RNA sequence: GGAGACAUAGCUCAGCUGGUUAGAGCAUUCGCUUGACGUGCGAAAGGUCUAGAGUUCGAAUCUCUCUGUCUCCA
Numbered sequence: 001g002g003a004g005a006c007a008u009a010g011c012u013c014a015g016c017u018g019g020u021u022a023g024a025g026c027a028u029u030c031g032c033u034u035g036a037c038g039u040g041c042g043a044a045a046g047g048u049c050u051a052g053a054g055u056u057c058g059a060a061u062c063u064c065u066c067u068g069u070c071u072c073c074a
Base pairs, nucleotide, nucleotide: 001073002072003071004070005069006068007067010026011025012024013023019057028044029043030042031041032040051065052064053063054062
């Protein structure tokens, strides 16, 4: 230099062919349970979906660009 994949909660990841409020597990906080801790059960909080622009009635999802990570080729 060329090609491809990925970026969603603190962490690991779902999210279907664009459509109702963006979800799960772990972690955190609170409550119940226990003599206490742990386990178990319940609940809450936590997201500008990397960033910018475009298409559309409507974008995490499609298109273009930027940034970062990884892989392959040279």